Two RNAs folded together computationally: RNase P RNA and transfer RNA, 397 nucleotides in total. It holds a member of the Rfam family "Bacterial RNase P class A". It is annotated as a ribozyme. The prediction has a mean pLDDT of 76.
RNA sequence: UGAGCUGGCUGGGUGACGGCCGGUUCCUUCGGGAACUGGAGGAAAGUCCGGACUUCGCAGGGCACAGCACCUGAUGCAAAUCAGGGCGGGGCGACCCGACGGAAAGUGCAACAGAGAGUAGACCGCCACGUUUCGGCGUGGUAAGGGUGAAACGGUGGGGUAAGAGCCCACCAGCGGCUUGGGUGACCAGGUCGGCUUGGUAAACCCUGCUGGAAGCAAGGCCAAAUAGGGAGGGGUUGAGGUGGCCCGCUGACCCUCCGGGUAGGCCGCAUGAGCUAAAUCGUCACACAAAGACAGAAUCCGGCUUAUAGGCCAGCUCAGUAC
RNA sequence: GGCCUCGUAGCUCAGUGGAUAGAGCGCCUCCGUCCUAAGGAGGGCGUCGGGGGUUCGAUUCCCUCCGGGGCCG
Numbered sequence: 001u002g003a004g005c006u007g008g009c010u011g012g013g014u015g016a017c018g019g020c021c022g023g024u025u026c027c028u029u030c031g032g033g034a035a036c037u038g039g040a041g042g043a044a045a046g047u048c049c050g051g052a053c054u055u056c057g058c059a060g061g062g063c064a065c066a067g068c069a070c071c072u073g074a075u076g077c078a079a080a081u082c083a084g085g086g087c088g089g090g091g092c093g094a095c096c097c098g099a100c101g102g103a104a105a106g107u108g109c110a111a112c113a114g115a116g117a118g119u120a121g122a123c124c125g126c127c128a129c130g131u132u133u134c135g136g137c138g139u140g141g142u143a144a145g146g147g148u149g150a151a152a153c154g155g156u157g158g159g160g161u162a163a164g165a166g167c168c169c170a171c172c173a174g175c176g177g178c179u180u181g182g183g184u185g186a187c188c189a190g191g192u193c194g195g196c197u198u199g200g201u202a203a204a205c206c207c208u209g210c211u212g213g214a215a216g217c218a219a220g221g222c223c224a225a226a227u228a229g230g231g232a233g234g235g236g237u238u239g240a241g242g243u244g245g246c247c248c249g250c251u252g253a254c255c256c257u258c259c260g261g262g263u264a265g266g267c268c269g270c271a272u273g274a275g276c277u278a279a280a281u282c283g284u285c286a287c288a289c290a291a292a293g294a295c296a297g298a299a300u301c302c303g304g305c306u307u308a309u310a311g312g313c314c315a316g317c318u319c320a321g322u323a324c
Numbered sequence: 325g326g327c328c329u330c331g332u333a334g335c336u337c338a339g340u341g342g343a344u345a346g347a348g349c350g351c352c353u354c355c356g357u358c359c360u361a362a363g364g365a366g367g368g369c370g371u372c373g374g375g376g377g378u379u380c381g382a383u384u385c386c387c388u389c390c391g392g393g394g395c396c397g
Stems, first nucleotide, its partner, number of pairs: 001320010013287006020039008041295001045306002048304005053216004060248004065212005070085005086100001087098004101207002106205002108201002123146002125142007154172006173197001175194008220268004230259006241251003325396007334349004342380001350369001351367005373389005
C1' cells in the first nucleotide's frame, strides 16, 4: 500500500420560523388561549422461542401429538439463548459454520445405468476341463483388473494358488470388549484381545432420553345504552355442552345452523419523562461538511433469536507485496 | 394487535422424494371457408413465490424471507 477477519459505537448536529400528539400551571367571553415541558428504533419488523399478566369448572390416568437432543457453567424449571470447551466441516490465515443421540432393535427407500443396490452378483476379463471347422463354443471355478453408477461388501505389500480371494501374514484405517493415564465432563493420548470389516438415508417411519394443560390484551373486568333471551330446522338426561385431540374419569342442560331485530359509547387492563380517536413525533430555510441520502414507524409489557440496513468512526488481528 | 391458512401454465386445479412436472378451459400455428364460427391436426407456452439446507436426487422434507386470503369484540 492492497485485500480481508472479529468486536463495538453511530446512523445526524446547531439555529430560525411554522405545525402535530400528550402533561403541568395560569387565564377565559367556555369556543379556546398563553407559558414551560415530554414525544420511535437498533431493529419499533417477522411473530420464531420464552416469561409476566388474564380467562377457561385447577387441567387426574392412558394413548396420541408437539418440541428439544455433544459437555460444563450462567439466567426464573425445561427449551430457546449466552460464555467457555469438545468433535466434525470450510478457509493459506485472522476466523467462520454445524438441525451434533441411535443405521450391529426393527421396517421402508435407492429412479436411470448396470451382471449385481444389500447375507447382492458375473457382462468383459483370468483359470481349469471338455470340444473345435482353430474364429470360438460349452461346463465349472474366481472376483485381482476393466465397465456401470451418487454409492459395488476395508487399503498397501508379500506369501499362496490352476487362476484368485482376509485364504494366510505384516503394517495401516475402522469397529467391539477389557484396560492405563489426563480432564468436573463432552472427549483426548495409549496398551491389549477379538472376529477380520458389520455401506447410505432418521430435515423416512421408528427407537432412546428429557420437556409440555389450553387459549391469548380483539385475553379479560367494570359502567352506560338498547331490547323481540323472537322465528325455522337439527341434536340432547338412552348424557348435549365443557375439560386443547381420542378413550376413561369428572361435571350435568342446554348446544349447533339459518332468518329477523337492538346496541356498537366510555373507563380499566395500559406504561411514574412517548402513548391511541387502534390516527401524533413533521415541514421550510440557513450554517459547517464530500453528502444528508440506508433499513424502516411504538399499540399490554419484558427478555432472546431471525431478517433488512446507504454511509461514517474506534479497537484488535490475518494474508500478500514493497522499502528499511 | 393476535391466531390460522394458501402460493404449480394466462385461468381453475392434479401431482407430496425418481428421469423430460400433467389435466380442462384459454392461447399460438396449420387445414377448412369468400370471411368468421363450429370442426380437424399439431404445439406446454412453467425461475413449481424467492433464497439456503438435508438427500445420489426436492414441486414434495426442513429453515428463512416475500406475497395473497380468512377469523376474532